[in-house]
Context: one part of a larger RNA
RNA sequence: UGACGGGGGCCCGCACAAGCGGUGGAGUAUGUGGUUUAAUUCGAUGCAACGCGAAGAACCUUACCAGGGCUUGACAUGUCCGGAAUCCCGGUGAAAGCUGGGAGUGCCUUCGGGAGCCGGAACACAGGUGGUGCAUGACUGUCGUCAGCUCGUGUCGUGAGAUGUUGGGUUAAGUCCCGCAACGAGCGCAACCCUCGUCUUUAGUUGCCAGCAUUAAGUUGGGCACUCUAGAGAGACUGCCGGUGACAAACCGGAGGAAGGUGGGGAUGACGUCAAGUCAGCAUGCCCCUUACGCUCUGGGCGACACACGUACUACAAUGGUCGGGACAGAGGGCAGCGAACCUGCGAAGGCAAGCUAAUCCCAGCAAACUCGGCCUCAGUUCAGAUCGCAGGCUGCAACUCGCCUGCGUGAAGGAGGAAUCGCUAGUAAUCGCCGGUCAGAAUACGGCGGUGAAUCCGUUCCCGGGCCUUGUACA
Repeated sequence: UGACGGGGGCCCGCACAAGCGGUGGAGUAUGUGGUUUAAUUCGAUGCAACGCGAAGAACCUUACCAGGGCUUGACAUGUCCGGAAUCCCGGUGAAAGCUGGGAGUGCCUUCGGGAGCCGGAACACAGGUGGUGCAUGACUGUCGUCAGCUCGUGUCGUGAGAUGUUGGGUUAAGUCCCGCAACGAGCGCAACCCUCGUCUUUAGUUGCCAGCAUUAAGUUGGGCACUCUAGAGAGACUGCCGGUGACAAACCGGAGGAAGGUGGGGAUGACGUCAAGUCAGCAUGCCCCUUACGCUCUGGGCGACACACGUACUACAAUGGUCGGGACAGAGGGCAGCGAACCUGCGAAGGCAAGCUAAUCCCAGCAAACUCGGCCUCAGUUCAGAUCGCAGGCUGCAACUCGCCUGCGUGAAGGAGGAAUCGCUAGUAAUCGCCGGUCAGAAUACGGCGGUGAAUCCGUUCCCGGGCCUUGUACA
């Protein structure tokens, strides 16, 4: 100087408390451990691994296993020889591959040849998701959006170092004020950026409709006032008033205002810590393999199952279930695409096919919770839907291992979950649906969007994490 203390003081944070909903029990989905296996590829492992890399494993992916093949190689550059490229037809085979036959003669040219492509030869070499994340770059997680981390000069100290950065107030903040052997400065904080909330203005189609005409319908004429769209601007600064305070910074109350003291949300992550994570995203040193640890193909595996754990979904019902009628979003995506209407089918879906490169058409009449009415009356039930049987649909070369969906039948556990434990302070929790990426097909995951919409916060003694000052230390 730090670190640590079941030392002290001050202060924060859904840290506790107050409250709401969960997890832990059930079934299923998914990840992991373990076990099994020819293989169940590899990595991630307290918080900060475990719906994580994977924004999507039937083949491919694929790195694993079994078997069949290739050896200058699937890919790059260089040398030499031959052939245009290319297309068609066989044999063998699971395919890859191996092996025959035929058609065919382009472009440029100084007529030697050349470019491109294909085949062959030898050699330099290629190749490796083989090892090392404790050799590395780069990127990321975490403490933590915590308020800290430092420097120059000066001063003090033999020195390590101190001072500044401590102190009195204050703040979300090393934020600001005052004081002070310090005076300044940098990286952080804040602001500048995006978005939502108010108004003005510009613009008026594909959007909108107040008045006029018209229609089944903003459908059409007309209009751009309103809504909206998307560009520009205004607006909030403790600016004003009162009080408290040290005449300060600031705090409390108030006015005006769409918004008030950081207006809400996002992006933004200091010096560093964990030899944290990744050699399998990529790059890369060294080591290792070179007829194989490289390459290719078929099939299998990554999907196994006595168990154990994490994360979710669906429930256990009447604030519910079911049937019928009725209403209201936002944000997205679409040409190898979205696919209306109509017809067929109980349905998944199929047929035909309009429109749309999209404020125009479609997904999508989009919503669902909601609301109105009928039934069910507390029961393993008209709850719940696992499991299994049969019959179908779709994608795809192909759904046996191992896809999704539909109809009929079947109808398991489950009676609100022990110890323990998680999230959340407002348009939040809870609850309800919708969209997107990935994607041929395949979400209960992930990312977004809106609808309905709470309760509680006395307080900081205690648990956890953190900041500043101080104290002890045989620790560094």